[in-house]
């Protein structure tokens, strides 16, 4: 320096659920609250999942589609804490 992460030690993030904003919608963000997480830090390049306003059908059953979303789905880049026992 550089790695492994079972134990730590500084902290770190913050699911579901409530309430509020914005949104067609999935969801995103504030607040509250922790399921949990060594990247649950960022980033749609790949997949995958998710919504269907508009759009194309269909023809009264309703289908199909992303330019929206999901970085706590996954993989991939980038950064990065502690390396003590």
């Nucleotide at each position: 320096g550089c790695a492994a992460g079972c134990c730590a030690a500084u902290g770190g993030c913050a699911a579901a659920c409530c309430c509020g904003u914005c949104g067609a919608a999935a969801g995103c963000c504030g607040g509250g609250g922790a399921c949990g997480c060594a990247a649950a830090g960022c980033u749609u390049c790949g997949g995958a999942g998710c919504u269907a306003a508009g759009g194309a059908g269909a023809u009264u059953c309703u289908u199909c589609u992303a330019u929206g979303c999901u970085g706590g789905c996954c993989g991939a880049g980038c950064c990065g804490c502690c390396g003590g026992g």
The RNA shown here (c-di-GMP-I riboswitch aptamer) has 85 nucleotides and comes from Accumulibacter sp. NCBI's taxonomy places the organism under Bacteria, Pseudomonadati, Pseudomonadota, Betaproteobacteria, Candidatus Accumulibacter. Its mean pLDDT, the model's own confidence on a scale to 100, is 87.